Predicted 3D model of a 328-nucleotide part of an RNA (large-subunit ribosomal RNA, domain IV) from Micavibrio sp.
[in-house]
Context: one part of a larger RNA
RNA sequence: CUGUCCUGAAGGAACUCGGCAAAAUGCUUGCGUAACUUCGGGAGAAGCAAGCCCUGCAUCGAGGCAACUCUUUGCAGGGGGCACAAAAUAGGGGGUGGCGACUGUUUAUCAAAAACACAGGGCUCUGCGAAGUCGUAAGACGACGUAUAGGGUCUGACGCCUGCCCGGUGCCGGAAGGUUAAGAGGAGGAGUGCAAGCUCUGAAUUGAAGCCCCGGUAAACGGCGGCCGUAACUAUAACGGUCCUAAGGUAGCGAAAUUCCUUGUCGGGUAAGUUCCGACCUGCACGAAUGGCGUAACGACUUCCCCACUGUCUCCAGGGCAGACUCA
Numbered sequence: 001c002u003g004u005c006c007u008g009a010a011g012g013a014a015c016u017c018g019g020c021a022a023a024a025u026g027c028u029u030g031c032g033u034a035a036c037u038u039c040g041g042g043a044g045a046a047g048c049a050a051g052c053c054c055u056g057c058a059u060c061g062a063g064g065c066a067a068c069u070c071u072u073u074g075c076a077g078g079g080g081g082c083a084c085a086a087a088a089u090a091g092g093g094g095g096u097g098g099c100g101a102c103u104g105u106u107u108a109u110c111a112a113a114a115a116c117a118c119a120g121g122g123c124u125c126u127g128c129g130a131a132g133u134c135g136u137a138a139g140a141c142g143a144c145g146u147a148u149a150g151g152g153u154c155u156g157a158c159g160c161c162u163g164c165c166c167g168g169u170g171c172c173g174g175a176a177g178g179u180u181a182a183g184a185g186g187a188g189g190a191g192u193g194c195a196a197g198c199u200c201u202g203a204a205u206u207g208a209a210g211c212c213c214c215g216g217u218a219a220a221c222g223g224c225g226g227c228c229g230u231a232a233c234u235a236u237a238a239c240g241g242u243c244c245u246a247a248g249g250u251a252g253c254g255a256a257a258u259u260c261c262u263u264g265u266c267g268g269g270u271a272a273g274u275u276c277c278g279a280c281c282u283g284c285a286c287g288a289a290u291g292g293c294g295u296a297a298c299g300a301c302u303u304c305c306c307c308a309c310u311g312u313c314u315c316c317a318g319g320g321c322a323g324a325c326u327c328a
Stems, first nucleotide, its partner, number of pairs: 001323008010314002014312001019309001027051005036041001038157001052079007061070003080084001092307004097302002099299002104116002120155007132141003158294004163224003168221002170217005177212003183206002188201005225243005252286001253283001264280005
C1' cells in the first nucleotide's frame, strides 16, 4: 500500500449528484398512539416505562387421599454489577409532493420501473358446421362451450365526470341513378367461294362486386382558429365588427414526468434554496377511456424537509487477520 474487520477526542452530513456506505433501532410485557380514511385501516404509528438474583404473602392450572412436586399471575421487601431482551439472533422513525390503485410480472447475462399485467369500464364481431386461429386438405382448437358465451381492440381499483366536430380516412346502411370486366347480344363490315357456306371483325342493347353518389357512426383513426376596436385615471375587456372552418378546447388541471424565454412573479421553509411546497395564468407546445381531475391503503419507485445516528466529512489516527514487500 491492497482486501477485510474493529475502535476513536471535539463537531455531527459541513461529505456527496444523492446520507452512497456505515452507525443507530431491534425482543417481551404494560401504558400510550395524530392527520386522513374506501371505517377495514393508518398502527409495531409516534412516544414512555419495566425486565437479573433472593425472601415473604396471595393466586391460576396439572398430578396426588394427603404430604408434596411442577406451573401461571400479582403485591411487598431486600441484593450485586459499568452494563440484567447482559452473548448470538434481532424494525431506524416522522413530515410533504409526483407516478402507479393494490398482491403480482419483466429486459436468464449492465434497466424491477412511473413499463407489463390486473379486477372494473366501453366499443365491436359472432345464432353455432359461430366468429376467430392452424392446416393444401382431411381435420383440429374455439368447446364436449352457446350471447350472463367466445374472439378482437382501447381504457385500467374506487369517487366525480367524460364537452364540440362526421369535412378527410375507416366502418356500417342504402331494391334509385352514373361508371364498369368476362359473358350474353348481334345491326353492320371484311376475306374467300359458282353457291350453300367457312373464317374473321363488330355498333346498339344487356351485364356483379367495387368506385362515384345519399345517409349514419368519434370509449372509430383523428381534429378542436385569426385580426381589429371598445368602459369617466391607467390597465383590462363582459361588449361589437370582420375573415376563415367540419367544429373552433367545455369541466377540471396548469412554469406541470408537459413552460422555450426561465433561476417567470409572489409566498413558505434556510443565515444563504437553479431543487422542494403553496399560489398566480402570459398553457413556446395540458385537457377529458392515445381518458381528465381527485383519492385511503400499498411501493427494494422518485422529489424535498426534519429527528435519531454516525470516520460520509473537518482530518485523519491506531489496532486484528490475509496478502504484497525486505531479510533469513

Its mean pLDDT, the model's own confidence on a scale to 100, is 89.